Predicted 3D model of a 71-nucleotide RNA (transfer RNA) from Plesiocystis pacifica SIR-1.
The RNAcentral record of the sequence draws on ENA and Rfam.
Its Rfam family is "tRNA".
Lineage of the source: Bacteria > Polyangia > Nannocystales > Plesiocystis > Plesiocystis pacifica.
[in-house]
């Protein structure tokens, strides 16, 4: 001082221009004699700032945090 890559729900991950999902977790309801599993529903999210588009989570430029190389 240079380079990749990565940041999306509480956690682990899809989703790569057109209202943003899944597993598990959370809470409600229901099952049950009662717990547990089961089913029904719900809340809750695109690191940040411009840009480009009729529209950006998604493309494009800077910035932040973060792994890993090279010098």
């Nucleotide at each position: 001082g240079g380079g990749u890559c990565c940041u999306u729900a509480g956690c682990u991950c899809a989703g790569g221009g057109g209202u943003a999902g899944a597993g598990c977790g959370u809470c409600g309801c229901u099952c049950c004699g009662a717990c547990a599993c089961g089913g029904c529903g719900a809340a809750g999210g695109c690191c940040c700032u411009g840009g480009u588009u009729c529209g950006a989570u998604u493309c494009c430029a800077g910035g932040a945090g973060g792994a890993c190389c090279c010098a």